[in-house]
RNA sequence: UUCCGAAAAGGUAAACCAUGGGCAACCAUGGGGCACAAAGCCACGGGACCUGAUAUGGGUCAGCCGGGCUGCCGAAG
Numbered sequence: 001u002u003c004c005g006a007a008a009a010g011g012u013a014a015a016c017c018a019u020g021g022g023c024a025a026c027c028a029u030g031g032g033g034c035a036c037a038a039a040g041c042c043a044c045g046g047g048a049c050c051u052g053a054u055a056u057g058g059g060u061c062a063g064c065c066g067g068g069c070u071g072c073c074g075a076a077g
Base pairs, nucleotide, nucleotide: 003077005073011036012035016031017030018029019028020027021026034063040069041068042067044066045065046064047061048060049059050058051057
C1' cells in the first nucleotide's frame, strides 16, 4: 500500500406519515428505521420507470448491475 472486515468512534436512512414542488416517474424538509463497510459523489455502459410522439426526443432512479473518483478505523489472516 492492497485484499479482508474484528473492535472502537461515528455516519447514512428503506417502507410509511405530514408539508411543499413536479403532468408524472420522482425530489426537498420534518418524523420514522428496513438495511448498509462506501447506501459518499458521478447518468459513462446496461437495465427499470415517467412523459410523449411516431423521436433517433425529454426526464427519473447512484439503496438495480457494471464502471470511474474520493474516503473513517486498525485486530486476526
Molecule: c-di-GMP-I-GGC riboswitch aptamer
Organism: Nitrospirota bacterium